Background
Model confidence (mean pLDDT): 86 of 100. c-di-GMP-I-GGC riboswitch aptamer from a Gammaproteobacteria bacterium, 87 nucleotides, folded computationally. The source organism's lineage runs through Bacteria, Pseudomonadati, Pseudomonadota and Gammaproteobacteria. It matches the Rfam family "c-di-GMP-I-GGC riboswitch aptamer". Rfam links the family to the GO term cyclic-di-GMP binding. It was read from a public genome assembly, where an Rfam model found it.
RNA sequence: CAGGAAAAAGGCAAAUCCGUCGAAAGGCGGAGACGCAAAGCCACCGGUCUACGGAGUUACGGCUCUAUGACAGCGGGGUUGCCGGUC
Numbered sequence: 001c002a003g004g005a006a007a008a009a010g011g012c013a014a015a016u017c018c019g020u021c022g023a024a025a026g027g028c029g030g031a032g033a034c035g036c037a038a039a040g041c042c043a044c045c046g047g048u049c050u051a052c053g054g055a056g057u058u059a060c061g062g063c064u065c066u067a068u069g070a071c072a073g074c075g076g077g078g079u080u081g082c083c084g085g086u087c
Stems, first nucleotide, its partner, number of pairs: 002086001004083001011036002016031006034073001040079003044076003047071003053066005
């Protein structure tokens, strides 16, 4: 540098529930473990979710569009890093 067999030291924590913030998606804290070798970090590219606000439309009930919001546990990319067989 490549790479992740088996394992160990340790790490993270899906769903769900409670609290809390938020218009929502979702975030944070606690409980909890489905899983994870970057499930550490970064919205750069693609994707997905939401729509307070804004725009359009309306039969006035709504409906449609829209990211500047969100997801790093959707994929790619960037960056840092633990352990150990092999090269």